Background: This is a predicted structure of an 83-nucleotide RNA (transfer RNA) from a Candidatus Liptonbacteria bacterium. The sequence is in RNAcentral, with records from ENA. The organism belongs to Candidatus Liptoniibacteriota, within Bacteria. Its Rfam family is "tRNA". By type it is a transfer RNA.
[in-house]
């Protein structure tokens, strides 16, 4: 310096262009118990608000489209290869 793979809630990790966070662990509340553990239920992306509700959110900047994690340029980062 070339090639290829990824980069998504607190952590793992799914998601044809159409409800972003599906499943799981984590947390909080419950039930059960004398306690406890386990095992079950609920509930969980930030932010704001008494609340109804708003707003914003896939590494980052654009671009396409009615509608982008996803298609497409550019730039960063991280693993692997070849040099």
């Nucleotide at each position: 310096g070339g090639g290829c793979a990824g980069g998504u809630g607190g952590c793992g990790g799914a998601a044809c262009g159409g409800u972003a966070u599906a499943c799981g662990c984590g947390u909080a509340g419950g039930u059960c118990u004398c306690a406890a553990a386990a095992a079950c239920c609920u509930a969980u992306g930030g932010a704001g608000g008494c609340a109804a509700c708003u707003c914003c959110u896939u590494g980052a900047g654009g671009g396409u489209u009615c509608a982008a994690a996803u298609c497409c340029c550019u730039c960063u980062c991280u693993g692997c290869c070849c040099a």